[in-house]
A computed fold for a 63-nucleotide RNA from Alicyclobacillus contaminans DSM 17975, annotated as Fluoride riboswitch aptamer (crcB RNA motif). The sequence was found by an Rfam model in a public genome assembly. The organism belongs to Paenalicyclobacillus contaminans, within Bacteria. Its mean pLDDT, the model's own confidence on a scale to 100, is 77.

Parts: sequence; structure tokens; C1' cells
RNA sequence: AAUUGCAUCGGUGAUGGAGCUCACCACCAACUGCCUGAAAAGGAUAAUGGCUCCUACGGUUGA
Repeated sequence: AAUUGCAUCGGUGAUGGAGCUCACCACCAACUGCCUGAAAAGGAUAAUGGCUCCUACGGUUGA
């Protein structure tokens, strides 16, 4: 100096925040969705990786 392993911390999982949990990554990383289209561009769904709560948005009903 390089590589590998372990531990801690941290980061990430298509739109916000929090708790719990799972997975992935080690900064040249994990991650960065789907449909149409040659490209440009256009379109649809979803605030979660999963569960719960809050917020934003949409629909229905009642006061």
C1' cells in the first nucleotide's frame, strides 16, 4: 500500500416526519421504479422495503 474478515458508527431501500423491524452498502458503494417512443418527450400508480402513527393529497358519508 492492497485485499479479506469482525465490531462500532454511518448511509441506502421511485415523493414528507417519527417509532419498531428486515435487507443492502462501505463513498469508484448500496439506491435512483413502470408504460409509450429511435430520441426528444409524454402518460399512469404509490407518501411504507414491511407494520403503526402523524402530516400533505384524493374519494364517500354525517355533524